[in-house]
The RNA shown here (small-subunit ribosomal RNA) has 1474 nucleotides and comes from an uncultured bacterium. The sequence is in RNAcentral, with records from ENA and SILVA. Its Rfam family is "Bacterial small subunit ribosomal RNA". The coordinates come from a structure-prediction model, not an experiment, and the mean pLDDT is 86.
RNA sequence: AGAGUUUGAUCCUGGCUCAGGACGAACGCUGGCGGCGUGCCUAACACAUGCAAGUCGAACGGGGUAGCAAUACCCAGUGGCGAACGGGUGCGUAACACGUGAAGAAUUUGUCCAACGGCGGGGGAUAGCCGGCCCAACGGCCGGGUAAUACCGCGUACGACCCUCGAGGGGCAUCCCUUAGGGGUGAAAGCCGUAAGGCGCCGAUGGAGAACUUCGCGGCCUAUCAGCUAGUUGGUGAGGUCAUGGCUCACCAAGGCGACGACGGGUAGCUGGUCCGAGAGGAUGACCAGCCACAUUGGGACUGAGACACGGCCCAGACUCCUACGGGAGGCAGCAGUGGGGAAUCUUGCGCAAUGGGCGAAAGCCUGACGCAGCGACGCCGCGUGUGGGAUGACGGCCUUCGGGUUGUAAACCACUGUCGGGAGGGACGAAGCUCUGACGGUACCUCCAAAGGAAGCACCGGCUAACUCUGUGCCAGCAGCCGCGGUAAUACAGAGGGUGCGAGCGUUGUCCGGAAUCACUGGGCGUAAAGGGCGCGUAGGCGGCCCGGUAAGUAGGGGGUGAAAUCUCGCGGCUCAACUGCGAGGCUGCCUUCUCGACUGCCGGGCUGGAGCACGGUAGAGGCAGGUGGAAUUCCCGGUGUAGCGGUGGAAUGCGUAGAGAUCGGGAAGAACAUCGGUGGCGAAGGCGGCCUGCUGGGCCGUUGCUGACACUGAGGCGCGACAGCGUGGGGAGCAAACAGGGUUAGAUACCCUGGUAGUCCACGCCGUAAACGAUGGGUACUAGGCGUCGGAGGGAGCGACCCUCUCGGUGCCGUCGCUAACGCAAUAAGUACCCCGCCUGGGGAGUACGGCCGCAAGGCUGAAACUCAAAGGAAUUGACGGGGGCCCGCACAAGCGGUGGAGCAUGUGGUUCAAUUCGAAGCAACGCGAAGAACCUUACCUGGGCUUGACAUGCACGGGAAAGCCGGUGGAAACACUGGCCCCUCUUCGGAGUCCGUGCACAGGUGCUGCAUGGCUGUCGUCAGCUCGUGUCGUGAGAUGUUGGGUUAAGUCCCGCAACGAGCGCAACCCUUGUCCCUAGUUACCAGCGAGUUAUGUCGGGGACUCAUGGGAGACUGCCGGUGACAAAUCGGAGGAAGGUGGGGAUGAUGUCAAGUCAUCAUGCCCCUUAUGUCCUGGGCUACAAACGUGCUACAUUGGCCGGUACAAAGGGCUGCAAACUCGCGAGGGUGAGCGAAUCCCAAAAAGCCGGUCCCGGUUCGGAUUGAAGGCUGAAACUCGCCUUCAUGAAGGCGGAGUUGCUAGUAAUCGCGGAUCAGCAACGCCGCGGUGAAUACGUACACGGGGCUUGUACACACCGCCCGUCACACCACGAAAGUCGGCAAUACCCGAAGCCGGUGAGCUAACCGCAAGGAGGCAGCCGUCGAAGGUAGGGUCGAUGAUUGGGGUGAAGUCGUAACAAGGUAACCGUA
Repeated sequence: AGAGUUUGAUCCUGGCUCAGGACGAACGCUGGCGGCGUGCCUAACACAUGCAAGUCGAACGGGGUAGCAAUACCCAGUGGCGAACGGGUGCGUAACACGUGAAGAAUUUGUCCAACGGCGGGGGAUAGCCGGCCCAACGGCCGGGUAAUACCGCGUACGACCCUCGAGGGGCAUCCCUUAGGGGUGAAAGCCGUAAGGCGCCGAUGGAGAACUUCGCGGCCUAUCAGCUAGUUGGUGAGGUCAUGGCUCACCAAGGCGACGACGGGUAGCUGGUCCGAGAGGAUGACCAGCCACAUUGGGACUGAGACACGGCCCAGACUCCUACGGGAGGCAGCAGUGGGGAAUCUUGCGCAAUGGGCGAAAGCCUGACGCAGCGACGCCGCGUGUGGGAUGACGGCCUUCGGGUUGUAAACCACUGUCGGGAGGGACGAAGCUCUGACGGUACCUCCAAAGGAAGCACCGGCUAACUCUGUGCCAGCAGCCGCGGUAAUACAGAGGGUGCGAGCGUUGUCCGGAAUCACUGGGCGUAAAGGGCGCGUAGGCGGCCCGGUAAGUAGGGGGUGAAAUCUCGCGGCUCAACUGCGAGGCUGCCUUCUCGACUGCCGGGCUGGAGCACGGUAGAGGCAGGUGGAAUUCCCGGUGUAGCGGUGGAAUGCGUAGAGAUCGGGAAGAACAUCGGUGGCGAAGGCGGCCUGCUGGGCCGUUGCUGACACUGAGGCGCGACAGCGUGGGGAGCAAACAGGGUUAGAUACCCUGGUAGUCCACGCCGUAAACGAUGGGUACUAGGCGUCGGAGGGAGCGACCCUCUCGGUGCCGUCGCUAACGCAAUAAGUACCCCGCCUGGGGAGUACGGCCGCAAGGCUGAAACUCAAAGGAAUUGACGGGGGCCCGCACAAGCGGUGGAGCAUGUGGUUCAAUUCGAAGCAACGCGAAGAACCUUACCUGGGCUUGACAUGCACGGGAAAGCCGGUGGAAACACUGGCCCCUCUUCGGAGUCCGUGCACAGGUGCUGCAUGGCUGUCGUCAGCUCGUGUCGUGAGAUGUUGGGUUAAGUCCCGCAACGAGCGCAACCCUUGUCCCUAGUUACCAGCGAGUUAUGUCGGGGACUCAUGGGAGACUGCCGGUGACAAAUCGGAGGAAGGUGGGGAUGAUGUCAAGUCAUCAUGCCCCUUAUGUCCUGGGCUACAAACGUGCUACAUUGGCCGGUACAAAGGGCUGCAAACUCGCGAGGGUGAGCGAAUCCCAAAAAGCCGGUCCCGGUUCGGAUUGAAGGCUGAAACUCGCCUUCAUGAAGGCGGAGUUGCUAGUAAUCGCGGAUCAGCAACGCCGCGGUGAAUACGUACACGGGGCUUGUACACACCGCCCGUCACACCACGAAAGUCGGCAAUACCCGAAGCCGGUGAGCUAACCGCAAGGAGGCAGCCGUCGAAGGUAGGGUCGAUGAUUGGGGUGAAGUCGUAACAAGGUAACCGUA
């Protein structure tokens, strides 16, 4: 410090997710030791039991025990002090509760400290106790008697308090301080001690510490809480309090708070700190420390220095317990502990030895505070589980390409050590000035001993993210933090081996911070990604020109106070180290106070004119409002002329018209809108504004001087304006036109098209308040290159002038530099550079929805969520692909032609069906006369049945046998096979054996079994189309572009020119083969001109090398030449010559790639599967089936023909298990015999169409030959299923073929025959070749198809066979509404009114004082009143739960209906409205 994830790829925006750290944790697996910490986060739920606050006999009387006693000790009670501390918890509380800093001149304070003064003299009770009584208990009543440091008078008293009257000083408003005098009021207690003295007691002063009150500032969410408030705000007076104060009361006034967020709602103890973070900041408030609040719930006071009191009291409520039913007792949020709740949190331990607290003079007692121990890996820290050597790289495991690799120096084995744990011995510090005193603890620590002996796991290994293989599984089981894995080779599931990480832990889950600059102060944005308010005016607020003076609030600097300790940082120490801890320093970024400075901001005062405004003079304009007025057009009405149609459409129809339409002429009426001018022209803030005239009126701009003197800018709320549609009332209504009707289109057509047509559109008045209200761009000011237009104004120059040139101000456009931007783009009219103010955004969907509120007559508008759900949704640009987008070009693509096919019969292939089997594959083009260039058996893979099991075939090993191998038989059988007989009896040899063969057994063979979606190879196709790429450079953030685009040209990315490109590669072309002309060469089997010979005749023979031909080699063609065109090019057109001319014809040759195209059945091959069978052998059958369907062909339908006779001319091939002449037999297929030929020699071999002659004559025929019958031939073991051919007979359909569809551009189509492969034969009419005869047509590129390149749009990228929307149906989920129902919370009004304080009363009761007494003073009970908790009643508020039914929303595998959007998406889309 970043990474993954939207895309085919890219950049950006943006969300989601991960890596880090932390925890009072929990869960899973695992677990050796120690130290230091830490441990109910939930039910402030309920609690059994024990303990947690007592102490003092030196305050008091008394009782008891021991003692003879002195005395010692113990004890209930009175009394004192304490119990308000310490300990717990976080309910409540949004508050002066807390933090921080101030104030108290408005205060209190037991014990303690310092210093001052005092302590005289009396009195009356009362508990305990004794006696009696009641009682279950708790407890209580009566009588008697008693003490005090308990209680009460009296005396005295200061500097205390009150009243009064002076003086001095000070301050901060009330006032405060010091001080002289007078009057009044208020005290006390004793105990111990022989004594000294000590401890107490009273008054008063100061202090320390503590408490109380007040104020400034600071720290949560919500405006879908906007108004709140009657003791409320203030005053006067009184009461109350320690003290100020509406704290309370009476009266008076009507105030107080609030957008700087009152009031209400929700949540919450606050802080030091803690965690994260670079910081700013965010989150948090366990342990420790400070403060607050609470103590079963609510209320209340008493005592006291202090409480409204956790282990006190009273009352009320709930709950629990006891009870003799009358009545009582209780409060663990103290320490342990129990139940419960919960994912979850400990021992009913030891000790007061230390520290601290209470009491005491002290000894001491008490202390679950505390010190320790126990339990829990809950956390942090430390240590160990050994160390060194050890290769045959052991065994085993795993993997394997079978060679090996890995686990792995790891183990074994050898040597050594001794931490922890174990045993034994010793043994602390903590303890204080001396003695004594240790829970922890026989602990820490030290020494010795034995022994490698007792001590390793967890998670992960697809990417992020370090770490890889095998097996199993087969979209199953499962994984998953995100992206995503799993559908038969899964590094992603599960197991294993191996590896990686951490380690007594490791993972998971949860939470917080970080990463997240993803709320942006530091530090973000708003043209198109989310985001500028529709526009203006303006309030608060924010912000604000130049100069001078003052001030000092802000800012800045210095000093002082405070910022508790702990924590944190640094340094130094103590535990062996560390964690932990001690000391010192710093820091604690803050607040208060004081001094200084005077730049800047603020404030006060004075001035200025540049901002702003005003006046004056001009000026343009669809700016607004009102009134008037004009012509064209449409429609309607009237009349004339006139006749059959009009209208409308892609084509039609509805409609109108013989009752006279339409057309045309004249006249009239009405309403609405203003053609041309008219313009990226003008005006306005926006919406918007368009004939002409008049009136009223707003704003702008220009020019010039003068005036005011910062008056400015922006603008939350607020107010106003605000297209269309819509609403209300009343008018108006020509045209147009939602709804509606009809016609048409269509599968449907509630649409698009047509004919009609009502609201509405228009006017007046009033609402509505929204728009894609857009420049998708808020307003203002300043600055920052230019160029070209245009509108309005002013100046200068020239000109007679229109006008021209130039400069300037304001507006409105285009282009463009810098700069900016993700890019597109913006660019003085900024989206640049800055400042000021406002509005708005924070992933997509849900949703601009719900609820609430406000507005509206309504429609609806404004404000505006959540649950749930997704891993994206987006922007710009790129490359493709696609378009019922555009333009350019090509192709037998269309057109122009010729011939077919589709109809018939047959052949053949396919689908389908059938079958025991009809083996398998091929599937649009690019499967279908395809694999098949040969299915009767074989082939053969299929079926039936019968056999074999190391096998039909290969290699190796072991054993046995050799009578080798082999040959000839027999029996059964359909054969295979089973059983069995005979003949023959091998080669080499080192004599062991080896080769070969047979049998048995083991390894293994075998598979046309699966997967062409695991593969190689081969092939098809686009396509013989002209394309596909690379290097370097350049451009771009990048994908990528450029080059390869452009202008020409070509068959061609062929070439030329241009150009930020320059080159290159694979393709094209050429090189290769063949064919067309010529030359050279060598002439046999080819040839035969000339010479010779021979024959009836033939190159037959001698010979020849001329010709044809054949062999090898060469020449030739290159736009080379001429002319036109073209750009001086490439090239093209025409011509000459030439056998051939612009690639001469044909072939071979197939770029990068596409189709998971085809083939596991040619072959090869991974994996899987079968193994007496999915292997192998055999018999027979099937692949040849047949209702109907399709493809490809053949033959035809006839006269350009059929038939008969005669007659001519090829090329290319094949031939020895072969071709076969001649002869012969047969009508023929063919048979017999067999010359010749391994072939330029012989044979197949007859070429056929053609030509000549004859015949037929338009008839289903002398066309056509299917089908069938009969008889034959050939091949072959064998033609039944199932061959071909021949002859005779038979003689079907068919008369040129619907929609449609196909081939071909020249030696081509068409037509005619010939050959070959395969092959015994052949279903060949197929295929591959060969030659013969030999056309027609192409204007042209509009259209259909395919292709190439350019461009455009795109929401497509599996790429249009794409994407995608809505209803409906089904399932699930969350939410809203709903007659209601139930509950919580806070408040209001009233009723009731406990305890208690206060007030009143007090006839009852009454020790202290007064009084001789009577009586009084004072007090108490009782009663009454105000207030008052709980409770009750009532109507509302608010929140939640639930609710028949209902509404939309989301999600879900392949459901239904349509096709809305994305391309001109087939009616451009979208926004508002009905």